[in-house]
RNA sequence: GCCCAGAUGGCACAGUUGGUUGUGCGUCCGACUGAAUAGCGGGAGGUCCCAGGUUCGAUUCCUGGUCAGGGUA
Numbered sequence: 001g002c003c004c005a006g007a008u009g010g011c012a013c014a015g016u017u018g019g020u021u022g023u024g025c026g027u028c029c030g031a032c033u034g035a036a037u038a039g040c041g042g043g044a045g046g047u048c049c050c051a052g053g054u055u056c057g058a059u060u061c062c063u064g065g066u067c068a069g070g071g072u073a
Stems, first nucleotide, its partner, number of pairs: 001072004006067002010025004019056001027043004049065005
């Protein structure tokens, strides 16, 4: 240089062939307990990497870029 796959709450990941983004862990509150742990119930937290395009509507499709990974000479 070229090719491939990726970027989604604090962390690990899922998701949709365009129409309200979800799970586990963590965190907060409650209930339980003499008090806690575990287990139980509930909540908060996401401009879905950035910019542009297409569209009534984009996290999803298209183009470019950035970052990190793998392959190749």
Predicted 3D model of a 73-nucleotide RNA (transfer RNA) from Pleurotus djamor. Lineage of the source: Eukaryota > Agaricomycotina > Agaricomycetes > Pleurotineae > Pleurotus. Its Rfam family is "tRNA". Rfam classes the family as a transfer RNA. Rfam links the family to the GO term triplet codon-amino acid adaptor activity.